[in-house]
RNA sequence: GGGCCCAUGGUAUAGCGGUAGAACAGAUCCAUGGCAUGGAUCAAAUCGGGGUUCGACUCCCCGUGGGUCCA
Repeated sequence: GGGCCCAUGGUAUAGCGGUAGAACAGAUCCAUGGCAUGGAUCAAAUCGGGGUUCGACUCCCCGUGGGUCCA
């Protein structure tokens, strides 16, 4: 320098045009004499910009960061 892949709550991840979801972690409450454990509820996220579309986390382009291969 070139090719390919990835980027979603605090963490590790699913989803792939119309609703962002589960797990762990966190908060409140309940159960217990208390702890652990369990149950209920809640808060928290689509890397940035632009384009296509009635509508974009999803498709396209550019950028940023990471991984991998080639040179």
The RNA shown here (transfer RNA) has 71 nucleotides and comes from Candidatus Moranbacteria bacterium GW2011_GWC2_37_8. The coordinates come from a structure-prediction model, not an experiment, and the mean pLDDT is 81. It matches the Rfam family "tRNA". Rfam's curators write: Transfer RNA (tRNA) molecules are approximately 80 nucleotides in length. By type it is a transfer RNA. The organism belongs to Candidatus Moraniibacteriota, within Bacteria.